Record summary:
Transfer RNA from a Candidatus Curtissbacteria bacterium, 72 nucleotides, folded computationally. Its mean pLDDT, the model's own confidence on a scale to 100, is 82. Rfam family: tRNA. It is annotated as a transfer RNA. From the family's description: Transfer RNA (tRNA) molecules are approximately 80 nucleotides in length.

[in-house]
RNA sequence: GCCGGUGUGGCUCAGUGGUAGAGCAACUGUUUCGUAAACAGUGGAUCGUGAGUUCGAUUCUCACCACCGGCU
Numbered sequence: 001g002c003c004g005g006u007g008u009g010g011c012u013c014a015g016u017g018g019u020a021g022a023g024c025a026a027c028u029g030u031u032u033c034g035u036a037a038a039c040a041g042u043g044g045a046u047c048g049u050g051a052g053u054u055c056g057a058u059u060c061u062c063a064c065c066a067c068c069g070g071c072u
Base pairs, nucleotide, nucleotide: 001071002070003069004068005067006066007065010024011023012022013021018055026042027041028040029039030038048064049063050062051061052060
């Protein structure tokens, strides 16, 4: 330099155009002499950045950024 992949709550990951979810973690409550466990509940995401297409984009297109892999 060329090609490909990945980027979504604190972490690991779903989500193939129509209001963004799960598990774990965190917090609150119940229970306990207390802790843990268990049970019930709560909050937390400008979906890597910018632009484009569309009535509507996490999803499609382009550029860029970061990381990973391959070729030279």